Model confidence (mean pLDDT): 82 of 100.
A computed fold for a 598-nucleotide part of an RNA from Actinophytocola algeriensis, annotated as large-subunit ribosomal RNA, domain I.
Rfam family: Bacterial large subunit ribosomal RNA. Its Rfam clan is "LSU clan".
The sequence was found in a public genome assembly.
Context: one part of a larger RNA
RNA sequence: GGCACACGGUGGAUGCCUUGGCAUCAGGAGCCGAUGAAGGACGUGGGAGGCUGCGAUAUGCCUCGGGGAGCUGUCAACCGAGCUGAGAUCCGAGGAUUUCCGAAUGGGGAAACCCGGCACCCGUCAUGGGGUGUCACUGCCACCUGAAUCUAUAGGGUGGUGGAGGUAACGCGGGGAAGUGAAACAUCUCAGUACCCGUAGGAAGAGAAAACAACAGUGAUUCCGUGAGUAGUGGCGAGCGAAAGCGGAGGAGGCUAAACCGUGUACGUGUGAUACCUGGCAGGGGUUGCGUAUGCGGGGUUGUGGGACCCACCUUGUUGGUGCUGCCAAGCCGACGGGAAGUCAUAAAGUGUCGUUGUUAGUCGAAUCAGUUUGGGAAACUGGACCGUAGACCGUGAGAGUCGGGUAGACGAAAACGCGACACCUUCCUUGGUGGUGUUCCCGAGUAGCAGCGAGCUCGUGGAAUUUGCUGUGAAUCUGGCGGGACCACCCGCUAAGCCUAAAUACUCCCUGAUGACCGAUAGCGGACUAGUACCGUGAGGGAAAGGUGAAAAGUACCCCGGGAGGGGAGUGAAAGAGUACCUGAAACCGUGUGCCU
Numbered sequence: 001g002g003c004a005c006a007c008g009g010u011g012g013a014u015g016c017c018u019u020g021g022c023a024u025c026a027g028g029a030g031c032c033g034a035u036g037a038a039g040g041a042c043g044u045g046g047g048a049g050g051c052u053g054c055g056a057u058a059u060g061c062c063u064c065g066g067g068g069a070g071c072u073g074u075c076a077a078c079c080g081a082g083c084u085g086a087g088a089u090c091c092g093a094g095g096a097u098u099u100c101c102g103a104a105u106g107g108g109g110a111a112a113c114c115c116g117g118c119a120c121c122c123g124u125c126a127u128g129g130g131g132u133g134u135c136a137c138u139g140c141c142a143c144c145u146g147a148a149u150c151u152a153u154a155g156g157g158u159g160g161u162g163g164a165g166g167u168a169a170c171g172c173g174g175g176g177a178a179g180u181g182a183a184a185c186a187u188c189u190c191a192g193u194a195c196c197c198g199u200a201g202g203a204a205g206a207g208a209a210a211a212c213a214a215c216a217g218u219g220a221u222u223c224c225g226u227g228a229g230u231a232g233u234g235g236c237g238a239g240c241g242a243a244a245g246c247g248g249a250g251g252a253g254g255c256u257a258a259a260c261c262g263u264g265u266a267c268g269u270g271u272g273a274u275a276c277c278u279g280g281c282a283g284g285g286g287u288u289g290c291g292u293a294u295g296c297g298g299g300g301u302u303g304u305g306g307g308a309c310c311c312a313c314c315u316u317g318u319u320g321g322u323g324c325u326g327c328c329a330a331g332c333c334g335a336c337g338g339g340a341a342g343u344c345a346u347a348a349a350g351u352g353u354c355g356u357u358g359u360u361a362g363u364c365g366a367a368u369c370a371g372u373u374u375g376g377g378a379a380a381c382u383g384g385a386c387c388g389u390a391g392a393c394c395g396u397g398a399g400a401g402u403c404g405g406g407u408a409g410a411c412g413a414a415a416a417c418g419c420g421a422c423a424c425c426u427u428c429c430u431u432g433g434u435g436g437u438g439u440u441c442c443c444g445a446g447u448a449g450c451a452g453c454g455a456g457c458u459c460g461u462g463g464a465a466u467u468u469g470c471u472g473u474g475a476a477u478c479u480g481g482c483g484g485g486a487c488c489a490c491c492c493g494c495u496a497a498g499c500c501u502a503a504a505u506a507c508u509c510c511c512u513g514a515u516g517a518c519c520g521a522u523a524g525c526g527g528a529c530u531a532g533u534a535c536c537g538u539g540a541g542g543g544a545a546a547g548g549u550g551a552a553a554a555g556u557a558c559c560c561c562g563g564g565a566g567g568g569g570a571g572u573g574a575a576a577g578a579g580u581a582c583c584u585g586a587a588a589c590c591g592u593g594u595g596c597c598u
Stems, first nucleotide, its partner, number of pairs: 001597009015583001016548002020519002022516007029508002031166002039101003042055003046079002049075003061095006070083003106115003116135007137163009170201001171199005181188001185235001211218002222249005232240002253500003256444001260298010275288001276285002279328005303478001305443004309438001310436005317336006337430006350424006357418004362411003368384004373380001385402002387391001393405003449473007459485001480495005535542002555582001558569004
């Protein structure tokens, strides 16, 4: 020096555990904010600091409920001082307070700071000072003012009512890549993805056929399954990729524009009593008329085309008023009665009552004993019982239906909120329907169509329809238009150029409950612990490590060695080879002893 064995040290693998995570399901909630949010700074406790809570009323104040004996949150003990059956601490509902920054909004600013105006109050002999309130910008509405410039307008002011910022994913819209694939690469793909911007809701978007289909028919939209990796498209490469139909989920339809009538306003025009004043008769009025533009009310809303105007027929009330005048009829307005609907679209606010109604605290809740068994300890074992609408689970000194919390089941709210029903309430109808005639009128215009260049559709320009953007051009009104994949004919379907619309669908920052052939401390969230902390970076940003004594601190009084650290006794404990470097304690690595070899 090597090898082997034994015994140690170091180290923290492994095993076991779990306070923490992950995923899914069900229910709830789906917004917060100028009444100052989200997020922070600084304070706040008897005693230094971190976390939690709170805000100068500051680990809290008030009221109403629950609960019933201890309490003054946590790391985290200790000391002190207190509170509490006159019900504390604690839990829930409602309220009060809520510094400063932050959209931040009186002005400024290097966030949490500085400096003001006005009104009122306090203080001072007075000034300085202090307190409360108020003072940003901007959209819309109303009113008051008001230039160049007469009328006006711009501008200014006052009042009212909104906005601003934040937010995980989901929605819609405006922009919009590249790595990649094509085994290179350019059309193509990735992909209308990532990302940026705008903006909304609890969902959004879409939506009541100018749709599909095919000689048979369907009947708004959305979502799922299928059709189908089909038809297609494609340097016909890589790839991309429908629809109808069928089966389901859900189910809901409405309002306008125009013609025509009435009326208001503005402008133009109109004396001749001939326009006009609902109809009939008679009288009377005197610009009330007509045209254009526009507002309001009625009317009207469709594709077996519909409506207006005109005519005819049928048809529910009672009653009051109105009109140029008188009578009659019709018309218009209102009341009563009758009917319908509704706040989740078609208009929009609520209030009250009730409930086998829910949420936000809670309450009750069955049934086991013994042992001279083992053990530190009984829930184990042995023996004998019991409950069960409860033998889920967790804890208790080891495996507990009957020890504790619970579980099955039953019950409970002063207050707030949700849901449902009803009533009040609100709105609408109360005249509509049918038929006919047609030489009348209307049926959404810089639109449809066309041309050029793009985009989007399975469709990459292709024979390229349909949809759509920009530019140019530019119709018709039902004997009108559009579509059925160039285009034409026939046939069939539909009725564009206005608007609204629940449900079925998407998502989960958040709350509650449940579950797991999910993890178990190099795993599982980055984070089981002072974690977005320490630390790094000018910054945007990056981003850790670190769990386990024991049933209980019973955390080793006392003695000895030592300056101490540490150790030896003694003691606690089942165990100290469990001693705050603490469960188990592998290997590498470092030793000691013995044996063998060299």

Record summary: The source organism's lineage runs through Bacteria, Actinomycetes, Pseudonocardiales, Pseudonocardiaceae and Actinophytocola.